């Protein structure tokens, strides 16, 4: 240096929950906190999931209610793309 492995060490991220904040919500961000993670770094191209403000339809006691819908979101649901730290053997 290349290949294999993720096994010691170092280092990294941070679920639930709580607080603050943005949002109609799902959810995001910051702080605390660790269930887990070898890409739990990044990207919605494909599948899947969550939400339904606006909009559409139906009903209505005219206050509202129900259903549909992504243009919103999840990269810690899977696939794909892309970048990449560390030694031991």
């Nucleotide at each position: 240096u290349c290949g294999g492995u993720g096994c010691a060490a170092g280092g990294g991220c941070a679920a639930a929950c709580c607080c603050a904040u943005c949002g109609a919500a799902a959810g995001g961000u910051g702080g605390g906190g660790a269930c887990g993670c070898a890409a739990a770094g990044c990207c919605u191209c494909c599948g899947g999931g969550c939400u339904a403000c606006a909009g559409g339809c139906u009903c209505c006691u005219c206050g509202g209610a129900g259903c549909c819908c992504a243009c919103g979101c999840c990269a810690g649901c899977g696939g794909g793309g892309u970048u990449g730290c560390c030694g031991g053997c």
Annotation: Predicted 3D model of an 89-nucleotide RNA (c-di-GMP-I riboswitch aptamer) from a Pseudomonadota bacterium. The model forms 95% of the base pairs in the Rfam consensus. Rfam family: c-di-GMP-I riboswitch aptamer. Rfam describes the family as follows. GEMM was predicted in a large-scale screen for bacterial structured RNA regulatory elements. Rfam links the family to the GO term cyclic-di-GMP binding.